A computed fold for a 76-nucleotide RNA from a Planctomycetota bacterium, annotated as transfer RNA. The prediction has a mean pLDDT of 81. The organism belongs to Planctomycetota, within Bacteria. Its Rfam family is "tRNA". Rfam classes the family as a transfer RNA.
RNA sequence: ACGGCGCUAGCUCAAUUGGUAGAGCAGCUGAUUCCAAAUCAGCAGGUUGGGAGUUCGAGUCUCUCGCGCCGUGCCA
Numbered sequence: 001a002c003g004g005c006g007c008u009a010g011c012u013c014a015a016u017u018g019g020u021a022g023a024g025c026a027g028c029u030g031a032u033u034c035c036a037a038a039u040c041a042g043c044a045g046g047u048u049g050g051g052a053g054u055u056c057g058a059g060u061c062u063c064u065c066g067c068g069c070c071g072u073g074c075c076a
Stems, first nucleotide, its partner, number of pairs: 001072007010025004019056001027043005049065005
């Protein structure tokens, strides 16, 4: 330098050929308990890496930039 894959909640990951962003764990509250753990019930938590475009509508398609991983190559 070129090619491929990835980036979504604090963490690990989903999201059906573009149609209301979800789960588990963690967190908070309550129940239970002498207290706690475990268990059960509930609650909260997101500029979907940044920006732009297409579209009635974008996590999903296009462009650009950034970061990470893999591969190929070049120079010293």